Transfer RNA from a Candidatus Parcubacteria bacterium, 72 nucleotides, folded computationally. The coordinates come from a structure-prediction model, not an experiment, and the mean pLDDT is 81. Lineage of the source: Bacteria > Bacteria candidate phyla > Candidatus Parcubacteria. It matches the Rfam family "tRNA". Rfam classes the family as a transfer RNA.
[in-house]
RNA sequence: GGCCCCUUCGUCUAAUGGUUAGGACAUCAGGUUCUCAACUUGGGAAUACGGGUUCGAUUCCCGUAGGGGCUA
Numbered sequence: 001g002g003c004c005c006c007u008u009c010g011u012c013u014a015a016u017g018g019u020u021a022g023g024a025c026a027u028c029a030g031g032u033u034c035u036c037a038a039c040u041u042g043g044g045a046a047u048a049c050g051g052g053u054u055c056g057a058u059u060c061c062c063g064u065a066g067g068g069g070c071u072a
Base pairs, nucleotide, nucleotide: 001071002070003069004068005067006066007065010025011024012023013022018055027043028042029041030040031039048064049063050062051061052060
């Protein structure tokens, strides 16, 4: 250089083109406890970026960026 794959909360991971973008862990605030741990209730937090198609895009298409694999 060529070809292919991946990118979603802090981390891991779901989501037939129509979901309030869900779950686990973590985190924050309560309850419980003399304190911590454990348990329990609740909250906040995400679609890499820019375009396009569509009534509607995390999902389909193009480009860019980052990561990985194969090949020379």